[in-house]
RNA sequence: UUCAUAGAGAGUUUGAUCCUGGCUCAGGACGAACGCUGGCGGCGUGCCUAAGCUUAUGCAAGUCGAGCGCGAAAGACGACCCUUCGGGGUUGUUGAGUAGAGCGGCGGACGGGUGAGUAACGCGUGGACAACCUGCCCUCGGGAGCGGGAUAACACUUCGAAAGGGGUGCUAAUACCGCAUAAGUCCUGUGUCUCGCAUGAAACACGGGAGAAAGGUGGCCUCUGCUUGCAUGCUACCACCCGAGGAGGGGUUCGCGUCCUAUCAGGUAGUUGGUAGGGUAAUGGCCUACCAAGCCUAUGACGGGUAGCCGGCCUGAGAGGGUGUCCGGCCACACAGGGACUGAGACAAGGCCCUGUCCCCCACGGGAGGCGCAGGCGGGAAUCAUCCACAAUGGGCGAAAGCCUGAUGGUGCGACGCCGCGUGGGCGAGGAAGGCCUUCGGGUCGUAAAGCCCUGUCGUCAGGGAAGAUGCCUGGUAGGGUUAAUACCCCUAUCAGGUGACGGUACCUGAUGAGAAAGCCCCGGCCAACUACGUGCCAGCAGCCGCGGUGAUACGUAGGGGGCGAGCGUUGUCCGGAAUUACUGGGUGUAAAGGGCGUGUAGGCGGAUUGGUAAGUCCCUGGUAAAAUGCUUUGGCUCAACCAAAGACCUACCCGGGAUACUGCCUAUCUUGAGUCCGGGAGAGGGUGGUGGAACACACGGUGUAGCGGUGGAAUGCGUAGAUAUCGUGUGGAACGCCAAUGGCGAAGGCAACCACCUGGCCCGGCACUGACGCUGAGGCGCGAAAGCCAGGGGAGCAAACGGGAUUAGAUACCCCGGUAGUCCUGGCCGUAAACGAUGGGUGCUUGGUGUUGGAGGUAUCGACCCCUUCAGCGCCGGAGCUAACGCAUUAAGCACCCCACCUGGGGAGUACGGUCGCAAGGCUGAAACUCAAAGGAAUUGACGGGGGCCCGCACAAGCGGUGGAGCAUGUGGUUUAAUUCGAUGCAACGCGAAGAACCUUACCCGGGCUUGACAUGCAGAUGACCAGGUAUGGAAACAUACCCUUCUUGAGGUUUUAAUCUCAAGACAUCUGCACAGGUGCUGCAUGGCUGUCGUCAGCUCGUGUCGUGAGAUGUUGGGUUAAGUCCCGCAACGAGCGCAACCCCUAUCUAUAGUUGCUACCAGGUAAUGCUGGGCACUCUAUGGAGACUGCCGGCGAAAGCCGGAGGAAGGUGGGGACGACGUCUAGUCCUCAUGGCCUUUAAGCCCGGGGCUACACACGUGCUACAAUGGUCGGUACAAAGGGCGGCAAAGUCGCAAGACCUAGCAAAUCCCAAAAAACCGACCCCAGUUCGGAUUGGAGUCUGCAACUCGACUCCAUGAAGGUGGAAUCGCUAGUAAUCGUGGAUCAGCAUGCCACGGUGAAUACGUUCCCGGGCCUUGUACACACCGCCCGUCACACCACCUGAGUUGGCUGCACCCGAAGUCGCCGACCCAACUGCGCAAGCAGAGGGAGGUGCCGAAGGUGUGGUUGGUAAGGGGGGUGAAGUCGUAACAAGGUAGCCGUACCGGAAGGUGCGGCUGGAUCACCUCCUUU
Repeated sequence: UUCAUAGAGAGUUUGAUCCUGGCUCAGGACGAACGCUGGCGGCGUGCCUAAGCUUAUGCAAGUCGAGCGCGAAAGACGACCCUUCGGGGUUGUUGAGUAGAGCGGCGGACGGGUGAGUAACGCGUGGACAACCUGCCCUCGGGAGCGGGAUAACACUUCGAAAGGGGUGCUAAUACCGCAUAAGUCCUGUGUCUCGCAUGAAACACGGGAGAAAGGUGGCCUCUGCUUGCAUGCUACCACCCGAGGAGGGGUUCGCGUCCUAUCAGGUAGUUGGUAGGGUAAUGGCCUACCAAGCCUAUGACGGGUAGCCGGCCUGAGAGGGUGUCCGGCCACACAGGGACUGAGACAAGGCCCUGUCCCCCACGGGAGGCGCAGGCGGGAAUCAUCCACAAUGGGCGAAAGCCUGAUGGUGCGACGCCGCGUGGGCGAGGAAGGCCUUCGGGUCGUAAAGCCCUGUCGUCAGGGAAGAUGCCUGGUAGGGUUAAUACCCCUAUCAGGUGACGGUACCUGAUGAGAAAGCCCCGGCCAACUACGUGCCAGCAGCCGCGGUGAUACGUAGGGGGCGAGCGUUGUCCGGAAUUACUGGGUGUAAAGGGCGUGUAGGCGGAUUGGUAAGUCCCUGGUAAAAUGCUUUGGCUCAACCAAAGACCUACCCGGGAUACUGCCUAUCUUGAGUCCGGGAGAGGGUGGUGGAACACACGGUGUAGCGGUGGAAUGCGUAGAUAUCGUGUGGAACGCCAAUGGCGAAGGCAACCACCUGGCCCGGCACUGACGCUGAGGCGCGAAAGCCAGGGGAGCAAACGGGAUUAGAUACCCCGGUAGUCCUGGCCGUAAACGAUGGGUGCUUGGUGUUGGAGGUAUCGACCCCUUCAGCGCCGGAGCUAACGCAUUAAGCACCCCACCUGGGGAGUACGGUCGCAAGGCUGAAACUCAAAGGAAUUGACGGGGGCCCGCACAAGCGGUGGAGCAUGUGGUUUAAUUCGAUGCAACGCGAAGAACCUUACCCGGGCUUGACAUGCAGAUGACCAGGUAUGGAAACAUACCCUUCUUGAGGUUUUAAUCUCAAGACAUCUGCACAGGUGCUGCAUGGCUGUCGUCAGCUCGUGUCGUGAGAUGUUGGGUUAAGUCCCGCAACGAGCGCAACCCCUAUCUAUAGUUGCUACCAGGUAAUGCUGGGCACUCUAUGGAGACUGCCGGCGAAAGCCGGAGGAAGGUGGGGACGACGUCUAGUCCUCAUGGCCUUUAAGCCCGGGGCUACACACGUGCUACAAUGGUCGGUACAAAGGGCGGCAAAGUCGCAAGACCUAGCAAAUCCCAAAAAACCGACCCCAGUUCGGAUUGGAGUCUGCAACUCGACUCCAUGAAGGUGGAAUCGCUAGUAAUCGUGGAUCAGCAUGCCACGGUGAAUACGUUCCCGGGCCUUGUACACACCGCCCGUCACACCACCUGAGUUGGCUGCACCCGAAGUCGCCGACCCAACUGCGCAAGCAGAGGGAGGUGCCGAAGGUGUGGUUGGUAAGGGGGGUGAAGUCGUAACAAGGUAGCCGUACCGGAAGGUGCGGCUGGAUCACCUCCUUU
């Protein structure tokens, strides 16, 4: 450079992410089936199931007269006879050597079917046969001489129902037999020679022996014989015999390849070999006898399961995986099993014999049968015509014509598949009608239709009409061959004639006329295509994820759309995607996965150099790898499918030749791997024996007295019989403090006082020796913590179980007091652990730092340290690299090589069964059904923790006052009711919506009424005496009925006439009728807007850009300080910004300016009993506008700064006090009954009006309040001082009346002017004297007042009387940090009236805060997490219920199979064979006899089926037993996840309803705090 070729992913675990990992989808394919649909043609294809038949019926293997002997009939013609004249009989010829059967030959071993069996030399591939056979065919050589005896057919006869047979007699052959002859044949002997991979083979020579045949037909007369002609003659062809060779076919044998299972580990007696024999075409234990004891097997024997194998086919980028239907090759089978016969070939699909099963016929004596094609039955989801033809191709026979051929060629049926064609084309917008949707405007179906103009595939009708036949047959002619021949015969060429099932088909032409021809699936994502209605977790969908609980693009229907199209979907199966078994091409620290550790067998792998060899390897040549298929090209059917030709290929095997780098093998050598030796060294390495002290318990003795012990607190327990404590003495067992470590040793488990002995390994130095001796290691063997087991000891302490005491709802636990196995020793078992570094072993390589242990060297020194280098270990940090991340990082999880082990979704389950080991416990090995769409790893953001740190808040604490107890008020729950309307429901519902339910309100209940409506808009029609209003009647009212009354404006015209009136038209208004519609406090606050509550006035919530991370995300926002504050400062891979905080606004505290009435009154004046009452005045107070002031500004201290602390000044000081203001968001928070609003529902009612009732009920329970329980009080009298408000349908002074509520009357005031209005507590004085009271006021009786249409249900207030509970309130719980709590009164909204509620106002006016341990809430950082609906989370086990599959189970019932024995058919072989027999031999004249040879029959071995017994294995079924799985709302507990409230987990043992608890040992995959060490930084 050219050519060729070539690999796509997605959904689903999470709040999100990355990874691991499974499940699922998109593709292709099919001998298919099912659903819906269906016009035509071509080419293919069609019982996958019962190798079940049982198969009715027909056909599928015959042929040859040119091998042979027999041999008709009908009919026709003739003759004779008879005749009822119709004809009949006999006979000859013909039919005809025909039909037919038989003998004989060849073929029925091919062709056709099927896949049961078979895991095998069965198949594939390549070899071998010196160990073989081969009919027909071809080639070559030779031959065919002479004889013989039968037999079927047939005839007669006989048995039998039949199928079939028997007897007698006759006859032929290419049937059978004998003799001869013969070879280059076979056997055998001797010799020579050549060759081969062994046994051995070939050739030659000379001997001996064995040893064949058949004729037929045509022609002819050259030869021969008879002899006109014909033959035993000649010739041709066919057939025959012997031999050699070939082709093709077959047999045997070998290498390699060929499914699953080790839960099949040992198998084998003809077994393995030998010798001899038999047998076969032939080797061989193939068979027999004898001898030997072998043979196969972990490279998988034996057993079990499954299966015909291949070319190919499907898929795949390939490597592979799956498959073996059609076509082709091989094998096997033929109802099941056994057996041989014949034959070239069979152990024989349409042959035989026997046994068995089934079926049929039968005269019951016996017989017959086996689906190849079509067809039937059955089975099944499912698979066709009882068709045509031998015209072609092929086969059998024949010399040939020809016959036969369900092989084959064709047609039919089936959309079963592939391919092709059509169902029309053009024009056609008022975008028709109609459907659907709609925001009502429109959009869409849609140029689609209609309509107009065309075409003619296809259909129908008509006409023409093949190729397939270059063949074959017959006849003729010519040439050639053979021959004696011009004959016959054969060959070639040519001419003529004949021959087609399909089929009057394909094809062509004409006519006709859009005429007869479209469906199926899908439309949530994957995945292309959306709306409406219906339904309401229902009905249903679904491949996975998942849809459906009232607005469903997911269900059903419709419209529309998408896809494919005579099909479309579904189901099933296979490959793909799946790198999800990974050879190509995966993994094992934490996801599944490293064996507990070593030693070592087989095996695998293996250092440097030389030479050889050439097995592997590489190259070249040759052979094979059938055809078909596939690929490329070309060609034939109009195209295609399909078919054909040519080419390339077939990656493999074999043979020969070559190469020698690498591997192997042989050989020689080397030293670096490995080992040995010498000199040193450290160590809790192992074993045995001994010794020691501390502690503990016990015993004895002394001292001593009332307790000890134990816990969160207690109790059980011990102690006056003297404990505990203390001293002394003694005994006993177990473990070894400090040293000690981050240390050392060991293969691991593990190892710790000291001494001695025995003993293994390791390190360093030397570099003497051996010379690859190495690494790993399936099996095997050994070791192997704790617990546990057996036997014998021992037993101080501790301590499962157990007992007791506590705790608790319970407490089979945690805590306490006791306590036995056990823990210890000896011997023997067990063989498991979180046996962990969750990291197999070995070797090499790859930047560093630091500490430490053991050794060596160097430097230095008087010496020792220090320091440097190096080897071997043990740690930490960290770079590259790796990793999903975490992390690992010369002690690799890096880069490579070698060997072993292990993994392949979760659960079921380390379970069951089986095997094996163990005394047992149990260990090792180790499934399946079923079930799920995940299970998981790491990391992220949150949330949470009975985790940690820091910090806030009336959060606690410190205080003051309450609630919870009483009575009453009010709200709620509950109950009740005709109704007790509705909503609000932890904080954040409950004096809440409601700032005020007697009617109204009002939504509820009962009853009565109205229906275009109580209210809005529009249209049409009618009316203008219609309604309103009034009156009357009924009525509870609403309402109904009746009567009275009763329109307006403008224009035109008329009448009368200047003012009225009438008519018409238009408009307005009102009513009625009708239609649209109104109305709804009906539903959905889980469809919404708006508004509101809450966390929370908490300090947070985010963004842009950049940076880091694969990513979610992180950074910023963390850190150090500081603040009320993410407030500010500093630092920093961040730099900035936004919403919040703060400030800006309002009130208040000080001052000031301005203003001065209705306010004020210092000063001046006037006046009064008194009062700013009056004039003046505006200084003050005040009013209401604007300013000032406070900023950590100043000083001191601390600090880097921010800032904090203190101080000064100041009315005020560190946000001065208070208010308004509420980030991103959370609570699917509240409200459809404020309002608004989608959807749904209602329409003489669920709308509207009215009367009455209810919302006010009352055994109870709760919340919020009021009033109290009294003396800091009550009562009475007196005397002060506010603020903020309200007032005309109002506030109301004064005055009068009433005890009072209030009434009467009436000034003033729309208000800084008048009124409400008295402030109260307080203060002064008096009484009460601790009592259910002069406290308290409920309840009740009576009498009233006021409001209102109306106080009965159901108002407030007043007076008189009554005088309940209550004596400070259990558990629990609320508010408040200063002008606050507490206490006192005042006003307002709503409102006719009604407040203990609510909202405001002022008066008096405290106490306490050490502090942040604890409770609650919150903020930041960090940590753990199995939570993410986020701890009100998650989640475990028993029990109960339902369903499912499984295991076991006394048994029971089948299949397959082993062994032993019994019986033993057919049949081969052997033996006998007195019976039978033509051929040959001998004898005999002959009959015949004898022999040879054979047969019937008998018998022996073997032997199928059958039987008996006993095993193995695999199914079905089963009372009962066992666990497991699954299942919206069951029971018991709370084990795990946070320190999960006793850290968890592993192994083991015991115990317990259950999770589980406890003991012993182990692990960190434990939080937290402290200490130590190491590391990092300075």